[in-house]
Context: one part of a larger RNA
RNA sequence: ACGUGGUCAAGGAACUCGGCAUAAUGAUCCCGUAACUUCGGAAGAAGGGAUGCCUACGAAGGUGACAUGUACAGUGAAGCUCUCGUAGGUCGCAGCGAAUCGGCCCAAGCGACUGUUUAGCAAAAACACAGGUGUGUGCCAAGCCGCGUAAGGCGCCGUAUACACACUGACGCCUGCCCGGUGCCGGAAGGUUAAGGGGAGAGGUUAGCCGCAAGGCGAAGCUUUGAGCCGAAGCCCCGGUAAACGGCGGCCGUAACUAUAACGGUCCUAAGGUAGCGAAAUUCCUUGUCGGGUAAGUUCCGACCUGCACGAAUGGCGUAACGACUUGGGCACUGUCUCGACCACGUGCUCG
Numbered sequence: 001a002c003g004u005g006g007u008c009a010a011g012g013a014a015c016u017c018g019g020c021a022u023a024a025u026g027a028u029c030c031c032g033u034a035a036c037u038u039c040g041g042a043a044g045a046a047g048g049g050a051u052g053c054c055u056a057c058g059a060a061g062g063u064g065a066c067a068u069g070u071a072c073a074g075u076g077a078a079g080c081u082c083u084c085g086u087a088g089g090u091c092g093c094a095g096c097g098a099a100u101c102g103g104c105c106c107a108a109g110c111g112a113c114u115g116u117u118u119a120g121c122a123a124a125a126a127c128a129c130a131g132g133u134g135u136g137u138g139c140c141a142a143g144c145c146g147c148g149u150a151a152g153g154c155g156c157c158g159u160a161u162a163c164a165c166a167c168u169g170a171c172g173c174c175u176g177c178c179c180g181g182u183g184c185c186g187g188a189a190g191g192u193u194a195a196g197g198g199g200a201g202a203g204g205u206u207a208g209c210c211g212c213a214a215g216g217c218g219a220a221g222c223u224u225u226g227a228g229c230c231g232a233a234g235c236c237c238c239g240g241u242a243a244a245c246g247g248c249g250g251c252c253g254u255a256a257c258u259a260u261a262a263c264g265g266u267c268c269u270a271a272g273g274u275a276g277c278g279a280a281a282u283u284c285c286u287u288g289u290c291g292g293g294u295a296a297g298u299u300c301c302g303a304c305c306u307g308c309a310c311g312a313a314u315g316g317c318g319u320a321a322c323g324a325c326u327u328g329g330g331c332a333c334u335g336u337c338u339c340g341a342c343c344a345c346g347u348g349c350u351c352g
Base pairs, nucleotide, nucleotide: 001347002346003345004344005343006342007341008340010338011337014336019333027051028050029049030048031047036041038170052090053089054088055087056086057085058084059083061081062080063079066076067075068074091095103331104330105329106328107327108326109325110323111322115127116126131168132167133166134165135164136163137162143154144153145152171318172317173316174315176248177247178246181245182244183241184240185239186238187237190236191235192234196230197229201225202224203223204222205221208217209216210215249267250266251265252264253263276310277307288304289303290302291301292300
C1' cells in the first nucleotide's frame, strides 16, 4: 500500500450519473391497518406492544393409583405429564440475549398477469400469453415435410365449436373517414393476345413445250415460305374489399377595445385526422408557459395546446394486481460523504 473482516465523535446523502455499496428492518403472538379495486385483493400495508427466570392461582388436554358402583358400564379422584392465561416477584446494558430470519411509503412511465430470451458483456418496455379479428380449408381438406408432377408421412385415427396462416395482445370504454394507387376476391360483354389450327398467295426444282441459239414458259411431285381467319389465361376493362399494404390538405377574410374566430369565400383531393390523448419512451425551437414540490429543480408531478413530426387491432385512451424493469420524492438507516482514524488476519513492499 492493497485485500478480507470489524469499530467510530458530531453531522446524516452534503457522496454520486444514480443511496452504488454499507447500515437498518427481520422470528412468533397480540393490537391495528389508508387510497384504490376487476371485491379476489391492496396487506406482513403503514404503525404500535409483548417475549427470560421464579412463585401462586385458574383453565383445557393426556394418563390415572385408589374409592364408589346396578360391577367389561358409569361417577369421584391423589399423583405424573403437557399447553395456555392472569397476578406478584426477580436478574442483566440487552430475554426470538447466539445463528438463520422482509426496510418501508408516495407519485409517474411501460408491459395486464405466472412465464421466455441474446450458453460466454443486454432479462427488458423485447418474445410468449389467455382474449379479439380477418383470411384460407368440405376431407385423398387447406397447409407442411420429402432431390422428385414419387411412394410415404404430419395435419388426423381430427372434420368448420375443426385445422392452417396473418395481425392484435388480460379487462373496461371504444375502434372514425378514404377503394384514387398497390394487393386480394368476383365478373365476363368488348379491346389486346401465345402455341396450335388453317392455308389464299409467293419462291426453288423439272417431265414436257417453244426457240437456230442464247434462253423462255412450265404440270404433277418434292421442297422453302406464307396473308386474311379461328384461337385460353393474363393484362386493359367493370365491381367489391382497409382488424388488406396504406392515406387521412392549403390560402384569404370576418364579432361594438384588443385578441380570437362559432361564420364566410376560394383552390386542390380518393378522403382531408373523428373520439381520446398531447412539450409525451413521440416537442426541433425548449430549461416552452403557469402551478406544485426544494433555500435553490435542464429531472419529476399537475395543467395549457403553438401536435417541427400523437391518434384509433403497425390498435387509441384508461386500468386493480403483478415487475431483480425505468423515473421523481420522502421516512428510517448508515464511513457514500464532510475527513479521516483505529483494530484483526492475509498478501506485497521497505528495513533487518
This is a predicted structure of a 352-nucleotide part of an RNA (large-subunit ribosomal RNA, domain IV) from a soil metagenome.
Rfam family: Bacterial large subunit ribosomal RNA.
Model confidence (mean pLDDT): 87 of 100.